Description: The RNA shown here (Lysine riboswitch aptamer) has 163 nucleotides and comes from a mouse gut metagenome. It matches the Rfam family "Lysine riboswitch aptamer". On this family, see Mandal et al., Cell 2003: "Riboswitches Control Fundamental Biochemical Pathways in Bacillus subtilis and Other Bacteria". The coordinates come from a structure-prediction model, not an experiment, and the mean pLDDT is 80.
């Protein structure tokens, strides 16, 4: 250098189904009182809108979806995979700036793995993800051992086997 495979019964990631919550929310129709302003977060300006009633408030009737969960099933895998920056694009009626959200990069960094608390971000959320820190457990490697399966150390560009 190539193949070829381990960790784990909650290993990872994707897709379809069904179903809870999301929510009686968003909204849409219609009444009734007010009565100037509205257009996806702000700020400036520009254009459309609105007293033939903006908005927002109650009142009746209608009523969701997305993301995230659960169950089942299928399929690709073992840097599977996830985070964080940076660059390009792109999202709001239009322009400019700021902030946000999405997708792509190159391979820049950080992380062997799942769990449990704590503090924090995300979210509608006490659910999930996700950052960190501690814990104990798990795999693999090296060392030392009174070689029992104890004890320290590392870190997946690792580890095993075979060519």
């Nucleotide at each position: 250098g190539a193949u070829a495979g381990a960790g784990g019964u909650u290993g990872c990631g994707u897709c379809u189904u069904u179903u809870a919550u999301u929510a009686g929310u968003a909204u849409c129709u219609u009444c009734u009182a007010u009565g100037a302003g509205g257009u996806g977060u702000c700020a400036g300006g520009c254009a459309c809108u609105g007293u033939u009633a903006a908005g927002g408030a109650g009142g009746a009737g209608g009523g969701a979806a997305a993301g995230g969960g659960a169950a089942a099933g299928a399929c690709g895998c073992c840097g599977a995979a996830a985070g964080c920056a940076a660059a390009a694009g792109u999202c709001u009626g239009c322009c400019u700036g700021a902030a946000g959200g999405c997708u792509u990069u190159a391979g820049g960094c950080u992380u062997g793995g799942g769990c449990a608390u704590g503090c924090g971000g995300u979210u509608a959320a006490g659910a999930g993800c996700u950052g960190u820190a501690u814990g104990a457990c798990u795999g693999c490697c090296a060392u030392c051992a009174a070689a029992u399966a104890g004890a320290u150390g590392g870190a997946g560009c690792g580890c095993u086997a075979u060519c």
The sequence is in RNAcentral, with records from MGnify.